The RNA shown here (c-di-AMP riboswitch aptamer (ydaO/yuaA leader)) has 128 nucleotides and comes from a marine sediment metagenome. Of the family's consensus pairs, 92% are formed in the model.
[in-house]
RNA sequence: CGCCGAAUGCGAAAGCAGCGGGGGACCCAGACAUUGGGGCAAAUCGCAAGGCAACGAAGUUGCCUAUGCGACGGGUCAACCUUCUUUGAUCCGCGUCCGUCAGCUAACCCCGUAGGCGUGAAAGAAGG
Numbered sequence: 001c002g003c004c005g006a007a008u009g010c011g012a013a014a015g016c017a018g019c020g021g022g023g024g025a026c027c028c029a030g031a032c033a034u035u036g037g038g039g040c041a042a043a044u045c046g047c048a049a050g051g052c053a054a055c056g057a058a059g060u061u062g063c064c065u066a067u068g069c070g071a072c073g074g075g076u077c078a079a080c081c082u083u084c085u086u087u088g089a090u091c092c093g094c095g096u097c098c099g100u101c102a103g104c105u106a107a108c109c110c111c112g113u114a115g116g117c118g119u120g121a122a123a124g125a126a127g128g
Stems, first nucleotide, its partner, number of pairs: 001118004008017003018113006028103001036101001037098004044071005049065007072093006080128008
């Protein structure tokens, strides 16, 4: 100096502001209801292969993955900043919380403001 992220500024602190998230009426929506359900987040879905388990006549179902493919979702490639367009490259789809309970939701109420990293492709346009 830069990146992911809401995660920044002021302050000794408590707090304040900004940014972000949840709960919560009428109306509307919905027909769920142990196969529990729900929140944060891009972090989901499907097929195949392999393994384990259950039932079993065949097979089916569930779970798992240092595997492969696809759909879809997210990020980066800065060189003054932001946005848009075109052509490429590349990476990610983790984790965690509530605890039987929550649709939307005005008023109102509550919570967070961490943590982890290191980019070096090209062209055009607009604004600052």
Background: It matches the Rfam family "c-di-AMP riboswitch aptamer (ydaO/yuaA leader)". Gene Ontology terms of the family: cyclic-di-AMP binding and regulation of gene expression.